[in-house]
This is a predicted structure of a 70-nucleotide RNA (transfer RNA) from Rhizophagus clarus. Its mean pLDDT, the model's own confidence on a scale to 100, is 81. The organism belongs to Rhizophagus, within Eukaryota. Rfam family: tRNA.
RNA sequence: GCAUGCUUGGUUUAGUGGUAUAAUUCUCGCCUGCCACGCGGGAGACCCGAGUUCGAUUCUCGGAGCAUGC
Numbered sequence: 001g002c003a004u005g006c007u008u009g010g011u012u013u014a015g016u017g018g019u020a021u022a023a024u025u026c027u028c029g030c031c032u033g034c035c036a037c038g039c040g041g042g043a044g045a046c047c048c049g050a051g052u053u054c055g056a057u058u059c060u061c062g063g064a065g066c067a068u069g070c
Base pairs, nucleotide, nucleotide: 001070002069003068004067005066006065007064010024011023012022018054025043026042027041028040029039030038047063048062049061050060051059
């Protein structure tokens, strides 16, 4: 330099053209004599820009980062 793949809460991850799942984390409450466990509520995310579209996290193009091969 070329090609391919990936990028989603603090971390790990599911997912799809109609604002996104779960675990973990944090926090509040219940439970307990206290802690832990358990139960319930809440907080927290689509790498960046442009295009297509009524609508883009998803499709297309470019860029950045990471990984693999040449």